[in-house]
RNA sequence: GCCUCUGUAGCUCAGCGGUAGAGCAUUUGCUUCGUAAGCAAAGGGUCGGGGGUUCAAAUCCCUCCAGAGGCU
Numbered sequence: 001g002c003c004u005c006u007g008u009a010g011c012u013c014a015g016c017g018g019u020a021g022a023g024c025a026u027u028u029g030c031u032u033c034g035u036a037a038g039c040a041a042a043g044g045g046u047c048g049g050g051g052g053u054u055c056a057a058a059u060c061c062c063u064c065c066a067g068a069g070g071c072u
Base pairs, nucleotide, nucleotide: 001071002070003069004068005067006066007065010024011023012022013021018055026042027041028040029039030038048064049063050062051061052060
């Protein structure tokens, strides 16, 4: 230098055009003499940045940034 993949909640990851989700974690409540476990609920997201296509973009296209792998 070229090619491919990844970037979504504090962490690990789903979601591949039509309301952004799960598990763990955090907080609160229930339960217990108390703790843990269990159950219920809540909070937490400019979907890496910018632009384009579309009635509508996390999703498709372009570019940039960061990371991983490969080729020379």